[in-house]
């Protein structure tokens, strides 16, 4: 210098002025609106959208059902240990995978509890199988030849019939452990070495798991199929709810009924209440609150590898309700054109190699030597560009354009998605130089 990984952070921003808008606090008047509750107006001082405010995918705070529950079903999570109010989140680790690496991903409990599925192809894909091509044919059989104590027996050759094999090939996502050696008629964990799997034992770790050793040779895959196991789990939601004011009809009808009915998302138990369901009809739609002090933010210290916890100090940062947070001007800042146009200076500028001197310093018991830094882009050599036809170099530097994704609506912790540009830390790989 180039390419990457990871963490954090900023975000047409800052300052000022003018006008506008919403709200907080203070002052002041009963000035205005209103049927009332309540609200508006004036002056002064402060304040007013995000990293995702989005998605509504999770978890909660809070409110009501509701007075106090239990069980089943249903739902959720799924390696281990921590963090947290909690979580499907975060941190640290273990197993597996990707990458040279920093790092990243993980739907990661159980297939020997049971059921199911693995099409097609293939001989064969588990209640344990299998022969299409192929190999052998030692033993038995057939044929021929020779020898022979003719029958008989022996030897040799051939056939591939009986029989043996699942090692080689084919098919397939996957073939009933893999590679190699021995052995065999040819083979096969048949035996052995190493490896994988399964199981036992010992050691280490809180644990997931790891290491060592022994054994029999080997019990496919799939649970992101049903299922089993472990742990967790009421519902509805701020349009939840609460209060104030005004008004009305404390209406009418039908049905069931205390052995009942209704409430508690489904079912059962239990418990509470004493009524419930449907149809017709009438009144209200105003105002206040909930509504912003929080599992809050920041600094320092401290415990912890970390997430995070504890302590001390400091800070208060929008609360709208047809829904505000804006517009204009000026200066500076950011990005692009841009190593720019232009202006000024200008005879040098840049690169490589090399040796010597001085100061400081490292090494050494000391000296010499060697190295480093500075004087110093000093000196020498070579090269490139340029030397007024200024385009080598240095300094100053307009003007124009641009700025993404996107707007709070009870609050908070996450995850996911969108996104123009900038800054910083740590780390990895690689090239060159000293």
């Nucleotide at each position: 210098g180039g390419a990457a990984g990871u963490a954090a952070u900023c975000a047409a921003g800052a300052c000022a002025a003018u006008c506008g808008u919403c709200g907080g606090c203070g002052c002041a008047g009963u000035a205005c609106c209103g049927a009332a509750a309540g609200g508006u107006c004036g002056c002064g001082c402060g304040g007013g959208a995000g990293g995702a405010a989005a998605g509504u995918c999770c978890g909660a705070g809070c409110u009501c059902c509701a007075u106090c529950g239990g069980g089943c079903a249903g739902g959720g999570u799924g390696c281990u240990g921590g963090g947290u109010a909690a979580c499907c989140c975060c941190c640290a680790g273990u197993g597996g995978g990707a990458g040279u690496g920093a790092u990243c991903c993980u739907a990661a409990g159980g297939a020997a509890a049971g059921u199911g599925c693995c099409a097609c192809a293939g001989a064969c894909a588990u209640g344990a199988a299998g022969a299409c091509c192929g190999c052998c044919g030692a033993u038995g059989g057939c044929a021929c030849a020779c020898g022979u104590u003719u029958u008989u027996c022996g030897u040799g050759u051939g056939c591939a019939c009986a029989g043996g094999c699942a090692a080689g090939g084919a098919u397939g996502c996957a073939a009933c452990g893999g590679u190699g050696c021995g052995g065999u008629a040819a083979g096969a964990g048949c035996g052995c070495a190493c490896c994988a799997g399964c199981g036992g034992u010992g050691c280490g770790a809180u644990g997931a798991c790891g290491c060592a050793u022994c054994g029999g040779c080997u019990a496919g895959g799939u649970a992101a199929a049903c299922c089993c196991c472990a742990c967790c789990u009421g519902g509805a939601g701020c349009a939840a709810g609460a209060c104030c004011g005004c008004a009305u009809a404390g209406g009418a009808g039908u049905g069931c009924a205390u052995u009942g009915u209704g409430g508690c998302g489904g079912c059962c138990c239990g418990u509470c209440a004493u009524g419930c369901a449907c149809u017709c009809g009438g009144g209200u739609a105003g105002g206040u609150u909930g509504c912003u002090u929080g599992a809050g933010c920041g600094a320092c210290g401290u415990g912890g590898c970390a997430a995070c916890g504890c302590g001390u100090c400091g800070c208060c940062u929008a609360g709208a309700u047809a829904g505000a947070u804006g517009a204009u001007u000026g200066u500076c800042a950011c990005c692009u054109c841009a190593a720019u146009a232009g202006u000024g200076c200008g005879a040098g500028a840049c690169g490589a190699u090399g040796g010597a001197c001085g100061u400081u310093u490292g090494u050494u018991u000391g000296a010499u030597g060697c190295g480093a830094a500075c004087g110093a882009a000093a000196c020498a050599u070579c090269g490139u560009c340029g030397c007024u036809u200024g385009g080598a170099g240095c300094a100053c530097g307009a003007g124009a354009g641009g700025a993404a994704c996107a707007g709070a609506a009870c609050u908070c912790g996450g995850c996911u998605u969108a996104u123009c540009g900038g800054u910083u830390g740590c780390u990895u790989c690689u090239u060159c130089u000293a």
Record summary:
A computed fold for a 434-nucleotide RNA from a Bacillota bacterium, annotated as Bacterial RNase P class A. NCBI's taxonomy places the organism under Bacteria, Bacillati, Bacillota.